This is a predicted structure of a 159-nucleotide RNA (Lysine riboswitch aptamer) from a bovine gut metagenome. Its mean pLDDT, the model's own confidence on a scale to 100, is 83.
RNA sequence: GAUAGAGGCGCGGUGUUCAUCAGUACCGUCCGGCAAGGCCAGGCAGCCGUCGGCGGAAAAGGGAUCAUCGCCGAAGGAAUGAAGGGAUGCCUGUCUCUCCGUUCCUGGGCCGCCCGAUAAGAUCGUGCGGACUGUCACAAGACUUUGUGGAGCGCUAUC
Numbered sequence: 001g002a003u004a005g006a007g008g009c010g011c012g013g014u015g016u017u018c019a020u021c022a023g024u025a026c027c028g029u030c031c032g033g034c035a036a037g038g039c040c041a042g043g044c045a046g047c048c049g050u051c052g053g054c055g056g057a058a059a060a061g062g063g064a065u066c067a068u069c070g071c072c073g074a075a076g077g078a079a080u081g082a083a084g085g086g087a088u089g090c091c092u093g094u095c096u097c098u099c100c101g102u103u104c105c106u107g108g109g110c111c112g113c114c115c116g117a118u119a120a121g122a123u124c125g126u127g128c129g130g131a132c133u134g135u136c137a138c139a140a141g142a143c144u145u146u147g148u149g150g151a152g153c154g155c156u157a158u159c
Base pairs, nucleotide, nucleotide: 001159002158003157004156005155008072010071011070012069013068014067015066017064018063026056027055028054029053031052032051033050034049037048038047039046040093041092042091043090044089045088075106076105077104078103079102080101081100083098084097085096086095087094107133108132110130111129112128113127115125116124117123135150136149137148138147139146140145
């Protein structure tokens, strides 16, 4: 340097079904009240009343099960750059989503706590703490264990 592997409630993608989202958005109304509010911020323009009653009534994202595919920096996160989409049209901004690139961080899953995202007690993410687990180094011990420490740009095997 190449190839092949290991960690285990292991990681991620896709699809089916189900619940939730939600009696919400939205639509209708020969019902009632209210009247200068509203469409992310500002400007110009354009459009629409608004709250309740009654009737009708979703979807996406997120989640679970099952199946399947690709894998073991699997993957996830932060910052940043570029391109595209959305929030009525244009300009400026802000927020948000997708794909690609660069740099940095995290061995792994679990539990707890703070914070954040979200409709959400689901779930996800960062940080901190805890034990557990895999791996290597060192030390001690004795037929295999204990302790301390490190990190995947690692470890093991073969060539």

The sequence is in RNAcentral, with records from MGnify. The model forms 98% of the base pairs in the Rfam consensus.